Large-subunit ribosomal RNA, domain IV from Capsicum baccatum, 332 nucleotides, folded computationally. It matches the Rfam family "Bacterial large subunit ribosomal RNA". The organism belongs to Capsicum, within Eukaryota.
Context: one part of a larger RNA
RNA sequence: CUCUCUCUAAGGAACUCGGCAAAAUAUCCCCGUAACUUCAGGAGAAGGGGUGCCUCCUCACAAAGAGAGUCGCAGUGACCAGGCUCGGACGACUGUUUACCAAAAACGCAGGUCUCCAUAAAGUCGUAAGACCAUGUAUGGGGGAUGACGCCUUCUUAAUGCCAGAAAUUCAAGGAAUUUGGUGACCUAAUGAUAAGGAAGUCGAUGAUUGAAGCCCCGGUGAACAACAGUCGUAACUAUAAUGAUCCUAAGGUAGAAAAAUUUCUUAUCGGGUAUGUUUUAACCAACAUAAAAGGCGUAACAAUUUGGUCACUCUCUCGAAGAGAGGCUCA
Repeated sequence: CUCUCUCUAAGGAACUCGGCAAAAUAUCCCCGUAACUUCAGGAGAAGGGGUGCCUCCUCACAAAGAGAGUCGCAGUGACCAGGCUCGGACGACUGUUUACCAAAAACGCAGGUCUCCAUAAAGUCGUAAGACCAUGUAUGGGGGAUGACGCCUUCUUAAUGCCAGAAAUUCAAGGAAUUUGGUGACCUAAUGAUAAGGAAGUCGAUGAUUGAAGCCCCGGUGAACAACAGUCGUAACUAUAAUGAUCCUAAGGUAGAAAAAUUUCUUAUCGGGUAUGUUUUAACCAACAUAAAAGGCGUAACAAUUUGGUCACUCUCUCGAAGAGAGGCUCA
């Protein structure tokens, strides 16, 4: 010097991103216990007091209790062994997760909801046979998003998707009247020239016309994918605009909540907390860019979650000092 510990005057978070770390609390018994609440909780809330040994009594041998006494600084005498509390955020909860940098506000969950499926089910795996679903049968099974509970979940079906319909139109393979090319058994008359005419069959081309779903069209559907404007004026100070006009749209953001895990400007502004507070809390609302099952807003309980404050406590600090052990270094 490094590490692991012990102790420390006065102060007590002034340390620090942050009380990180440490200290403090701690057993059992008695008393006592608030807001809030889903009436179960909250709760070991908080906050007090006691705790050894001896003797005697109640007594059952144990435990507990009453009285008298006694020792120490200290009686759960060491070890072991909750710090408490007041707000906010998020997620209801117990649970699950990145084996080896993340345990969470992520995932799951019960509940509510949409949708598919009538059994040889839908869905999934497989070319198939076959298998799972299921030795199940709608109080069942598959899929999606949401996520206890409470109060609620506005408007828009134009686009996209899905469902349903169907007159006309468009439309494939296939069929096909017609037209037509190659080949061509065979036939005809004359001739003996190697020409002419006809023709079944067969192989092609063309193709009027026929031809399903789909598209197009029409209707529905938002707890489907999604979307939810602008401009100009107006009140007897000023300011603002209940109100009016206009333009566009499928419809123009309703209730709620809001500088928020969302607010750039921004340390917005005001009040509380502090002597001093970019954090925090209560409000306000000109929301760059909140919003209703990608749920909105509340919410008791819960949490190795996150954020702010109080008390207690302390070598975190003011600010150092002393001691023990291990290692290193130096000397012997």